[in-house]
Molecule: RNase P RNA; transfer RNA
Organism: soil metagenome
RNA sequence: AGUGGACCGGAUGGUCGCCGGUCGGCCGCGAGGCUGGCGGGAGGAAAGUCCGGGCUCCGCAGGACACUGUGGUGGGUAACGCCCACGGGCCGCAAGGUCACGGAAAGUGCAACAGAAAGCAGACCGCCGCAGGUGACAGUGCCCUAGGGUCGUCGCCUUCGGUAAGGGUGAAACGGUGAGGUAAGAGCUCACCAGCAGGCGAGGUGACUCGUCUGGCUUGGCAAACCCCACAGGGAGCAAAGCCAAACAGAAGGCAUGGACCGGUCCGGUCCGUUACGACCUUCGGGUAGGCUGCUAAAGGGUUCGAGCAAUCGAAUUCGUAGAGAAAUGGCCAUCGCCGGGGCGAAGCAUCUUUGCCCCGGGCACAGAACCCGGCUUACAGGUCCACU
RNA sequence: CGGGGCGUAGCGCAGCCUGGUAGCGCACCACAAUGGGGUUGUGGGGGUCGGAGGUUCAAAUCCUCUCGCCCCGA
Repeated sequence: AGUGGACCGGAUGGUCGCCGGUCGGCCGCGAGGCUGGCGGGAGGAAAGUCCGGGCUCCGCAGGACACUGUGGUGGGUAACGCCCACGGGCCGCAAGGUCACGGAAAGUGCAACAGAAAGCAGACCGCCGCAGGUGACAGUGCCCUAGGGUCGUCGCCUUCGGUAAGGGUGAAACGGUGAGGUAAGAGCUCACCAGCAGGCGAGGUGACUCGUCUGGCUUGGCAAACCCCACAGGGAGCAAAGCCAAACAGAAGGCAUGGACCGGUCCGGUCCGUUACGACCUUCGGGUAGGCUGCUAAAGGGUUCGAGCAAUCGAAUUCGUAGAGAAAUGGCCAUCGCCGGGGCGAAGCAUCUUUGCCCCGGGCACAGAACCCGGCUUACAGGUCCACU
Repeated sequence: CGGGGCGUAGCGCAGCCUGGUAGCGCACCACAAUGGGGUUGUGGGGGUCGGAGGUUCAAAUCCUCUCGCCCCGA
C1' cells in the first nucleotide's frame, strides 16, 4: 500500500414517566378499577418484502398439457434462487475477486447504421485469364504480292469469367504462420500451432484434467429472444384461522296467574302484585360490537468435547430472553468515552503532522419489533481484533 | 401488517410484451394573415425515459437492486 474475515456499535448512576408479567392491599354482586412491591422491555440490520420453510384455512381420483422458476459437480439443510468444498472461464504481480456456468453441427428467429457482401455468404477497388477495340515501340521477322495482312512487348477502354491473398466498412467478414503450387489465387497440398468431433488409456464419487490416435480441414454471436433438455412448484395468507358472545333485526312458541311466608311434601291458610298482545316472556340459528385463543420455548442462544477440509452434524452442560393490537421501549440531570471547532504549550521541516491541557457545541451513525424462523439484498458515524499478500 | 400497479418534454399520455432514428395532443418560440388581440396556417426548439448495476455489438424496452407515488384487503 492492499486483500479476506470476525466483532462492537455509546457506558454508569440518579430521577420522572410508558408497555406487558407477577405477588399483595382496598373498592365492587360481577366485569373490573385504584394503589404498593418485585422483575422484564428492539436490531445487526427489527428495513426491502426478494427467496425458502413452519403454522392456518380453502382446493384436490389418476394422468397429460399449459404456466412459472432454477441450471458446472459433490455435499450441507426442514427447505431455498442460501451456505461450504471442488472444477472451468475471466480479472489481478500477489493475497484474492467474480461468473443466470445446461444446449447455438433439434428447430424458428434477430443483427439498426456502415459496408460489395451479415449467415446452406459476398466481387466495390485490386489481381489474373479469354475475346473485341485502340495507342506507342521494335525486329529491314513471316505470308501473298507491290499494296496490304499477320506475329511480339508495354499501356488504355469494354464485355464475360476466375480469385477471399491485399484495401476499405463494421461489434462481428468463415482458423494462424511458413513452404509448395497456380494464369492469379485459395486447406488446393504439406509441416507446425490453435480449436472442434470421436475412439482408447490413466487419475478423480463427479464436474473435469492429463496423454495418445483418428477424422473432416474449421462447422461465428445472441437462449436475462421464442424454444429444447433436466429438475422443482396447488392457492391464499395471522386483516390466516378457531372459540365465547351483547344490542338491533329475524324465526318458533307462550299469554293468566305469579311471588313471599307457615310446612318434610300435597291439600290448605295468610299477605302482596298483576288484569297486560307488549319497548312482553321463553327458546333458536347465523354471527356484528366486544372478549379469548393463535402469541412466542424458537429447525433457540452460549460453553466444552467429538466427527468433518468446510458448510454443518452429534453429545454433555448451561441460560431463560418484549409480546402490544394503531402500537410501550422515552425525557431530564451528573460523570466518563468518542467526534467536530477554537485557544495555549512541546517535538519534528516554517505549510503541516503528532501529542498534552483547557474551553465551546451538546454533535454520537443507519434505523424502530407487530405470527415465527433460515437466508439474500440494501442502509450504516465511529471503533476493535485476527489472518494473508 | 399483507397484496397489486405506476414513474417517458412544463402538463396529460403512446412506445416496452416482439431490443436498433423516442413520438402524439395541449403548452412554448418565430413568421404570415389583422389597425391591434384572439383564432387559423407554416416552421422550429425542448426529454439524464426516476436512480444504480448487469446481459447484449446495441437497453425506455430484458434481468437484479434501489427511490418515490397511487390503489386494495378488517